Background: Model confidence (mean pLDDT): 77 of 100. A computed fold for a 140-nucleotide RNA, annotated as FMN riboswitch aptamer (RFN element).

RNA sequence: AUUCAUUUUCGGGGCAGGGUGUAAUUCCCGACCGACGGUAAAAGUGUGAACACUUAAGUCCGUGACCCACUAUUUUUUUAGUGGUUGAUCUGGUGCAAGUCCAGAACCGACAGUUAAAGUCUGGAUGGGAGAAGAUGAGG
Repeated sequence: AUUCAUUUUCGGGGCAGGGUGUAAUUCCCGACCGACGGUAAAAGUGUGAACACUUAAGUCCGUGACCCACUAUUUUUUUAGUGGUUGAUCUGGUGCAAGUCCAGAACCGACAGUUAAAGUCUGGAUGGGAGAAGAUGAGG
C1' cells in the first nucleotide's frame, strides 16, 4: 500500500422575459438545471522515457432519493434488514475502434400540496442517501 472494524466531516441544481385568465414560476411561447460509482481515443500537470496523477456521459452499465411488499423490532407510532418498482439519443464527422470525442438535432425528470395540470414553487426534509475525504485501531 491493500483488507477489516470503529469513528469524524462532507454529500443536488434550476422558469429570466412574455401570453391567456378571476386565479398559473403548474397551461402556452420561451428560459433554466443535471446527484454518486464505473467505463474513455479528449484536456491538463509531472517525468529523459516508460508511466503516473487530476478533470471528463442527465439519456452506456450500475447505485441513491420517492413508492410498494415481506421479515424482525415496538402497545402503537417507528426503526432496521431483504426484495421489487422507478425517465430519456439519434444523425453526421474523424478513426482500427466512439454509447463517452467534434458538429447538429432531439429527448427525460418520484411522491404530496396548490384559486389552474409543476424536473424548477411549497412540503415530508435542520431528514435520508449512493458515495467522497480524513482519523484511530486490528490483522498480515